[in-house]
Context: one part of a larger RNA
RNA sequence: UCCGGCGAGCUGCGCUUACAGGCAAGGUUAAGGACUUAAGGUCCGGAGCCGCAGGGAGACCGAGUGUGAUAAGUGCCAAAGUCGGUAAGCGUAGGCCCGAAACCGGGUGACCUACCCAUGACCAGAUUGAAGUCACCGUGAUAGGUGAUGGAGGAUCGAAGCCACAUCCGUUGAAAAGGGUGGGCAUGAGUUGUGGGUAGGGGAGAAAUUCCAAUCGAACCCGGAGAUAGCUGGUUCUCCCCGAAAUAGCUUUAGGGCUAGCCUUGCAUCAUCCAUACGGAGGUAGAGCACUGAAUACCCGCGGGGGCGUCGCAGCUUACCAAAGGUUAUCAAACUCCGAAUGCCGCUAUGGAGGUGUGCAGGAGUCAGACUGCGGGAGAUAAGUUUCGUGGUCAAAAGGGAAACAGCCCAGAUCUGCAGCUAAGGUCCCAAAGUACGUGUUAAGUGGGAAAGGAUGUGGGAUUUCAGAGACAGCUAGGAUGUUGGCUCAGAAGCAGCCAUACAUUCAAAGAGUGCGUAAUAGCUCACUAGCCGAGAGGUCCUGCGCCGAGAAUAACCGGGGCUGAAACACGACACCGAAGCUCAGGAAUCAUACAAAAGUAUGAUUGGUAGGGGAGCAUUGAGGAUUCACGGAAGCCAUACCGAGAGGAGUGGUGGAGAGUCCUGAAGAGAGAAUGCCGGA
Repeated sequence: UCCGGCGAGCUGCGCUUACAGGCAAGGUUAAGGACUUAAGGUCCGGAGCCGCAGGGAGACCGAGUGUGAUAAGUGCCAAAGUCGGUAAGCGUAGGCCCGAAACCGGGUGACCUACCCAUGACCAGAUUGAAGUCACCGUGAUAGGUGAUGGAGGAUCGAAGCCACAUCCGUUGAAAAGGGUGGGCAUGAGUUGUGGGUAGGGGAGAAAUUCCAAUCGAACCCGGAGAUAGCUGGUUCUCCCCGAAAUAGCUUUAGGGCUAGCCUUGCAUCAUCCAUACGGAGGUAGAGCACUGAAUACCCGCGGGGGCGUCGCAGCUUACCAAAGGUUAUCAAACUCCGAAUGCCGCUAUGGAGGUGUGCAGGAGUCAGACUGCGGGAGAUAAGUUUCGUGGUCAAAAGGGAAACAGCCCAGAUCUGCAGCUAAGGUCCCAAAGUACGUGUUAAGUGGGAAAGGAUGUGGGAUUUCAGAGACAGCUAGGAUGUUGGCUCAGAAGCAGCCAUACAUUCAAAGAGUGCGUAAUAGCUCACUAGCCGAGAGGUCCUGCGCCGAGAAUAACCGGGGCUGAAACACGACACCGAAGCUCAGGAAUCAUACAAAAGUAUGAUUGGUAGGGGAGCAUUGAGGAUUCACGGAAGCCAUACCGAGAGGAGUGGUGGAGAGUCCUGAAGAGAGAAUGCCGGA
């Protein structure tokens, strides 16, 4: 991992509702007893329970009663139950199954290990050489010294023994702690044998939550015990109808629950919703500044500050600050002189829809929601962020499109079809359908990723200036005189600087000079003018499509190939493709209506679906009744092109070798793929 078998809503009692049944103003027996028989019954038993009357706190009254001064008003009441059965749910019990860590009780353990007690055992060899003692030297005597002797020590080196510091190996090991090479202690707080002691709310501990039999923040075994588990996992056949929720309130509540909401079933009722028209309320978007505030510039200047100043803070003054007011121009969720669109309400009308509304009763599930459009809050006008409102989709929805892609776009799958039409989206090839059409745009592979900002890219539009009295560009020529303007200065001559420059003259025109240049001049040039030439030229604004801005680690920002009068973009118009949509042909089921006692027939509509509600069935094993088959071959197993919408059911052949089926009823140890399920096997 696979295969086989086993494996989860059961049972008692109580209650509620529905259904069918018995009896009915009644219904019913319980314990117990009798009889029968040995297996269930029959009979007796009326204690008790429910119902037959309610109202009131009660006294009490009573088809009424309470309240009340009331004869009013009003509340409650006055309609058949009961017994067992079946189904569902609830309660109580282990209560669908498996699962703790733990808690408690009674026992078993110190052959491991900790400490203690008793009694034994063990420590090769080598080294050092304490005290003491003796001799000598030494001293007044001591002290002291030297040499011997001596043999102390939690002394030294190092086997056995004990330990476990480093590293390598081992890590499904040779080993549930070892092996290799080194290491430490090795006469001591040493090691060790045997026997004994201390026990779990405890013992022991040179103390580590360390040890107490491979188990220790409280051992192990059995029991309470099916502890409890608001948690996780699992929960077994088929078809048909409907079909949710992820919200509110409360909750030691937040991943749990209760009630409501939303789903379903039954009964009753005919009440519902949408659109349009009409009639209403309102203070949002926008806008505004009339209020409340915020905020800009100017005018005015209450008041304040500075300066001057006096007999007197009288007065004067101020390029300072500045209230109120005025003019101008703004802002606001908690501003409003105003004010929509939508939405909301209506016991009005018309039209439309329907598994629409409401009540009662039975059963639920749901209380983690997700993304997306629009309107907001929080955040950074961040997030695949968070939190509301309002739609949609997913959840619980398959199909087509978006390359792939729960939440986007199209569209809601009853079944069959090698039939047709369309939606979104597409039509060069991959790849179904236009290498289709018309008119433009783009040159960037823009398309096929991005901003501020930048630019004689290019198309369209508007406006303005100049222009056959010749513009713009280019070429030829002129560009002068007073004058080197005045000042300044070493110099200052158009061109360092200051002043003037709306000086003047001659002119077709020419600045007291646009730039280069010189020490200053000179020189070049421009403005301006003429000639040549011959038709458009210059500026501004709006707008379409492009360009730059544009850097990241394998190529990667069209799905790919590839595409340029397009296979890009814009507009227009025509075809076609394209889905489980729609249609066509055929079949099934459900519901409604009509006809029908029913069965059924016709017509119409409907038939995606998780949690969940409802309905109808299949199969298995016993039992009762009826019936049938079987050694001329039962069950089981193998094969098989049959039947049924399915669970499933037959037929035939083989195998097998003794039981089995069908119909009706009734009862369950009644269906397996999952539970890190259990047992067995491969």

Annotation: RNAcentral holds the full RNA, with entries from ENA. Large-subunit ribosomal RNA, domain II from Bacillota bacterium LCP21S3_A4, 682 nucleotides, folded computationally. Taxonomically the source falls in Bacillota (Bacteria, Bacillati).